[in-house]
Context: one part of a larger RNA
RNA sequence: CUGGGCGUAAAGCGCACGUAGGCGGACAUUUAAGUCAGGGGUGAAAUCCCGAGGCUCAACCUCGGAACUGCCUUUGAUACUGGGUGUCUCGAGUCCGGAAGAGGUAAGUGGAACUGCGAGUGUAGAGGUGAAAUUCGUAGAUAUUCGCAAGAACACCAGUGGCGAAGGCGGCUUACUGGUCCGGUACUGACGCUGAGGUGCGAAAGCGUGGGGAGCAAACAGGAUUAGAUACCCUGGUAGUCCACGCCGUAAACGAUGGAGGCUAGCCGUUGGCGAGCAUGCUCGUCAGUGGCGCAGCUAACGCAUUAAGCCUCCCGCCUGGGGAGUACGGUCGCAAGAUUAAAACUC
Repeated sequence: CUGGGCGUAAAGCGCACGUAGGCGGACAUUUAAGUCAGGGGUGAAAUCCCGAGGCUCAACCUCGGAACUGCCUUUGAUACUGGGUGUCUCGAGUCCGGAAGAGGUAAGUGGAACUGCGAGUGUAGAGGUGAAAUUCGUAGAUAUUCGCAAGAACACCAGUGGCGAAGGCGGCUUACUGGUCCGGUACUGACGCUGAGGUGCGAAAGCGUGGGGAGCAAACAGGAUUAGAUACCCUGGUAGUCCACGCCGUAAACGAUGGAGGCUAGCCGUUGGCGAGCAUGCUCGUCAGUGGCGCAGCUAACGCAUUAAGCCUCCCGCCUGGGGAGUACGGUCGCAAGAUUAAAACUC
């Protein structure tokens, strides 16, 4: 390479958009490129293979045949694939009418709590722990009442609830804005799927510049614990956490399960529509989502099971013993941290 694989053994890119490419619905017709059949030419000799023969045998040599799986040309066939033309509507999209939602961005706004400050009451403790101490407090703390300030997060509702491609999204209001679902079936007429490169988005931490800083809190300091304690516990506490703009581009970025389409028993919840029936708040049906269980089937087992890990088709990514190593070197990117691409010697 072939083959076999990718939930947990090695292996699905973090996610999307999309270029090239690959693949692609129904019917009719045409062409005859692929495909198939026949004929012709060529496919040097030697070699290989088969059958004979010659050296005493063999190697070796000689003769004959086959073969040379190919290419060119010509005559046909037309099921499938491709090219052309025409038609179609079930794929895809548009339109009309409804619906739900923490989807996104910006601005504004609300209450509770923590902390600080001012004032009142009030007096000796408070705080903290397994127990303590560091710490705060007669310069009046803790507690309690009123007022003010500032920052951050939004209790209850809240739900294997919802939305989003993923990351993710939760007080309330407004503006702008993306997607989805259901019903109708008016329109376009295959306009589709996937997607190497590429481009964009991408938690937290981290970085740059400027703000902000209540609480929390790496580092750090102290108190304890301990044989020690560079920890767990306690008292403090700076980056950071927050905002704006710009970088970084990684995560157990997980469903450890790529995307699209078709097919294959059911039962029970729940979310959003629609349609029936009547007992008007229930039942039934039907789409789209989200869960639990379970048959066939699959699986090494665990388990999966119409939201497949079942049965199939198409496209992409990835794996190929452990360590060395996701490292070195080189390239690209980055301010840096580093990211990405990615070996070998050696060793078991």
The part of an RNA shown here (small-subunit ribosomal RNA, central domain) has 348 nucleotides and comes from Ancylobacter mangrovi. Model confidence (mean pLDDT): 89 of 100. The sequence was found in a public genome assembly. NCBI's taxonomy places the organism under Bacteria, Alphaproteobacteria, Hyphomicrobiales, Xanthobacteraceae, Ancylobacter.